[in-house]
Context: one part of a larger RNA
RNA sequence: GGCAUUUGGUGGAUGCCUUGGCGUUGAGAGGCGAUGAAGGACGUAAUACGCUGCGAUAAGCUGUGGGGAGGCGCGAAUAGCCUUUGAUCCGCAGAUUUCCGAAUGGGGAAACCCGGCCCGUAGGGUCAUCCCGCAAGGGAAGCAAACCCGGUGAACUGAAAUAUCUAAGUAACCGGAGGAAAGGACAUCAACCGAGACUCCGCGAGUAGUGACGAGCGAAAGUGGACCAGGCCAGUGAUCAUAACUGAGAGAACUAAAACUGUCUGGAAAGGCAGGCCAAAGAGGGUGAUAGCCCCGUAUAGGUAAUGCUCAGAUUUGAUCCUCGAGUAGGGCGGGACACGUGAAAUCCUGUCUGAAUAUGGGGGGACCACCCUCCAAGCCUAAGUACUCCUCAACGACCGAUAGCGAACCAGUACCGUGAGGGAAAGGUGAAAAGAACCCCUAUUAGGGGAGUGAAACAGACCUGAAACCGGAUGCCU
Repeated sequence: GGCAUUUGGUGGAUGCCUUGGCGUUGAGAGGCGAUGAAGGACGUAAUACGCUGCGAUAAGCUGUGGGGAGGCGCGAAUAGCCUUUGAUCCGCAGAUUUCCGAAUGGGGAAACCCGGCCCGUAGGGUCAUCCCGCAAGGGAAGCAAACCCGGUGAACUGAAAUAUCUAAGUAACCGGAGGAAAGGACAUCAACCGAGACUCCGCGAGUAGUGACGAGCGAAAGUGGACCAGGCCAGUGAUCAUAACUGAGAGAACUAAAACUGUCUGGAAAGGCAGGCCAAAGAGGGUGAUAGCCCCGUAUAGGUAAUGCUCAGAUUUGAUCCUCGAGUAGGGCGGGACACGUGAAAUCCUGUCUGAAUAUGGGGGGACCACCCUCCAAGCCUAAGUACUCCUCAACGACCGAUAGCGAACCAGUACCGUGAGGGAAAGGUGAAAAGAACCCCUAUUAGGGGAGUGAAACAGACCUGAAACCGGAUGCCU
């Protein structure tokens, strides 16, 4: 030095676990804001820091209802207090609520600086802009995940190049609203039979069409479903909202089953054996191993106050709707939308120029004309069926189980990186219980180790299990 056996170190795979995620379903909620939001800064406890809560009344104040013995949030303790004269805690309502932030007295490099006026001298109130209004006064703004409507509107890409075309009226930006929005009560379709608002889904159908007839784009009628609702234009109207009243409901919490006993193993019984019990409850979780009967729950039933909430009813009060639709329909020119690229191009919208009839009238039926059929534009409102989920509650999963599952199971949008926009981690597990190792020894040492002690176990001691790579010790053999 090699090989073999064995014993350690290092390392953190694997197994088991789950406080966290992911997805879905059903309910709810669908807004908050000048009565100052969302989001922050700074404070705030007897005690340093962080999180949580709160705001100079500062882990809290008041009232009220519940509840009934402990409590003073967490990391994490000590001291000192509170509490059956009912605390802590839970529901509802109220008070307080610094400074910044739409930020709004003026300024500003956010959380700061500097003012006017009034009351008053501790301090408090008020003063932005725009819109409506004579005024008094009222309103707006800003934030928020998706869904919705409107305005502006790409390119990469595809066409195997590329220009019309496509991507796509998509992305992005802007404006606006609601819990949904939009649409909506036929100047609609149909075809000589008839249907009867709108919205959404299935079929019709990748059909008819459209298209450098390329790539592609792509209906409608009809039919089957979901849901259904019609009204108004000056009055005995409709629609919407509504304090109080009446009725119903939800709601924190509360109450209610069972003798689980003996024995064995064990550190521990919920396990084995034996014998009982309940069940409208044998869903689930916890308890020193696997518990219907130990604890919390679960099924079902009962059921409460104040106050607030939701729904319905009739009633009251209030608001909105405004004369049957003329610079309109139609036409010319130029565009756009319609599945339809100007085409034979109807229909709809309109920048511009024009411009009717008025029910003895007018529009449409895909150029256009006639006949025929059908409807009544240029006024307004309208639930449901449909879309979505920042958020709350409940439940579920041939979803994950710490390199997985959200980026984040852990003080994570943190540490850290970047001038900035922005990028963005790693990191879970002692034990049933801290019983977290008194005391002694070695030592420069609060390091480390050896005894002692706890414990079922300490090779559970900074921690479950503890693979491999990698690094040692011992023994044997070979050289």